[in-house]
Context: one part of a larger RNA
RNA sequence: CUGGGUGUAAAGGGCGCGCAGGCGGGAUAGCAAGUCAGAGGUGAAAUCCUACAGCUUAACUGUAGAACUGCCUUUGAUACUGUUAUUCUUGAGUUCGGGAGAGAGAGACGGAAUUCCAGGUGUAGUGGUGAAAUACGUAGAUAUCUGGAAGAACACCAGUUGCGAAGGCGGUCUCUUGGUCCGAUACUGACGCUGAGGCGCGAAAGCGUGGGGAGCAGACAGGAUUAGAUACCCUGGUAGUCCACGCUGUAAACGAUGAAUACUAGGUGUUGGGUUUUAAACUCAGUGCCGCAGCUAACGCAUUAAGUAUUCCACCUGGGAAGUACGAUCGCAAGGUUGAAACUC
Numbered sequence: 001c002u003g004g005g006u007g008u009a010a011a012g013g014g015c016g017c018g019c020a021g022g023c024g025g026g027a028u029a030g031c032a033a034g035u036c037a038g039a040g041g042u043g044a045a046a047u048c049c050u051a052c053a054g055c056u057u058a059a060c061u062g063u064a065g066a067a068c069u070g071c072c073u074u075u076g077a078u079a080c081u082g083u084u085a086u087u088c089u090u091g092a093g094u095u096c097g098g099g100a101g102a103g104a105g106a107g108a109c110g111g112a113a114u115u116c117c118a119g120g121u122g123u124a125g126u127g128g129u130g131a132a133a134u135a136c137g138u139a140g141a142u143a144u145c146u147g148g149a150a151g152a153a154c155a156c157c158a159g160u161u162g163c164g165a166a167g168g169c170g171g172u173c174u175c176u177u178g179g180u181c182c183g184a185u186a187c188u189g190a191c192g193c194u195g196a197g198g199c200g201c202g203a204a205a206g207c208g209u210g211g212g213g214a215g216c217a218g219a220c221a222g223g224a225u226u227a228g229a230u231a232c233c234c235u236g237g238u239a240g241u242c243c244a245c246g247c248u249g250u251a252a253a254c255g256a257u258g259a260a261u262a263c264u265a266g267g268u269g270u271u272g273g274g275u276u277u278u279a280a281a282c283u284c285a286g287u288g289c290c291g292c293a294g295c296u297a298a299c300g301c302a303u304u305a306a307g308u309a310u311u312c313c314a315c316c317u318g319g320g321a322a323g324u325a326c327g328a329u330c331g332c333a334a335g336g337u338u339g340a341a342a343c344u345c
Stems, first nucleotide, its partner, number of pairs: 003317004007299002012313001014201004021194003025088007033081002035077008049065006091191001092188003095184005103177007110154001114150008125136002162169002206247006215241002220236004258312006266290009294301002318345003327338004
């Protein structure tokens, strides 16, 4: 390389958009590049193969044939691929009418809780634990009532619910905005699928500048526990968590399952439409469970496939060394991406 693979054994890129490339629906006509057939030329000799012959045999050598699977020229064939032209509507898209939604961004508002501040009542404890202690409290705490301030998060509704490409999204209202589903006729007429590079998005933590800081809480301090206890438990507590702008670009970024299309028993729940005699049923799009054929090493998957096929991309090829070294590149840094070998089993 071929082959064989990628849910769990090594292996699906975190996710999207998309240039090149690869692949691509039905019909008719033309061309003849690929393709197929015939003919001609060439494909040195030796080698290889076959037959025969020569050295006593063999190796070796000779003669003849075959082969040299290729290239060029030419004459044809036109099913398929390609290409040109015309055309079609089922793929794709547009239009119209409805629908659901924690989809995104911005602004405003709300109540509960927490902490703090001020004041009233009130008196000796409170807090915490397995038990304690550190801690707080007679300078009046905890408890309780009134008033005020601040920040963060939105109980119930809430659901194998919904939305989003993924990360993710949950108080209420308003504005701006993306996607999607159903129904309908009309329109465009293959406009499609995938997608190396590229570009964009991308939890948490972390970084820069400036704000903010209630609660929680790495680091840190103290108290316990213990043989020890640089922990688990407790009392405190700073970064951080929050906001704006910029960076970082990683996760068990998981369904550990790439995207698209077609086909292949059913049953049952549920979400949003349509239809219906408003009843059951049917139907489209999702979301769950069970289950046949089939697949699988098994577990299991099973119309939301891990089944049957096709197209395109990514990735794997014994364990360790190692996601390390070196180089390159990105980053303010932390570090990221790419990514070996010696040696060893």

The prediction has a mean pLDDT of 89.
This is a predicted structure of a 345-nucleotide part of an RNA (small-subunit ribosomal RNA, central domain) from a metagenome.
Its Rfam family is "Bacterial small subunit ribosomal RNA". Its family is annotated with ribosome and structural constituent of ribosome in the Gene Ontology.